[in-house]
């Protein structure tokens, strides 16, 4: 340049096919068991789903544009 493939809580990641309430581990906040500490167990918090636009009664999910990161080809040297 051209094609994939990622981008959802702080950090890993499902969920997308086949539209219908945003989740699970860790972490973080509170209490309870424990003389503490570590552990454990209950309960909370915490999210423009990269971004914009369209479609739709209703979009993380479909479609189109774009940015990032990585692969892989091509061109230069």
């Nucleotide at each position: 340049c051209g094609g994939g493939a990622c981008g959802u809580a702080g950090c890993g990641c499902a969920g997308c096919u086949u539209g219908g309430u945003a989740g699970c581990g860790c972490a973080c906040c509170a209490g309870g068991c424990u003389g503490g500490g570590g552990g454990u167990c209950u309960g909370g918090g915490g999210g423009u789903c990269g971004c914009a636009g369209g479609u739709u009664c209703g979009a993380a999910u479909c479609c189109u544009g774009u940015c990032g990161u990585c692969c892989c080809g091509a061109c230069c040297a």